[in-house]
RNA sequence: ACGCCCAUAGCUCAGUCGCGUAGAGCGCUGCCUUAUCACGGCAGAGGUCAAGGGUUCGAUUCCCUUUGGGUGUA
Repeated sequence: ACGCCCAUAGCUCAGUCGCGUAGAGCGCUGCCUUAUCACGGCAGAGGUCAAGGGUUCGAUUCCCUUUGGGUGUA
């Protein structure tokens, strides 16, 4: 320099192909249970889906650009 992959909750990730209410596990908070803690049960909070723009009635999803990370070739 060129190519490819990744970026979604505090953490690890699914969902994206083929646009239509944003999810799981762990963690966190409250309640139940316990003499207390842990375990277990129930409920809840927590997201500008990396950023900007475009297409569309509608974009996490498609297109373009940018940023960050990983990787291949030279």
Molecule: transfer RNA
Organism: Candidatus Colwellbacteria bacterium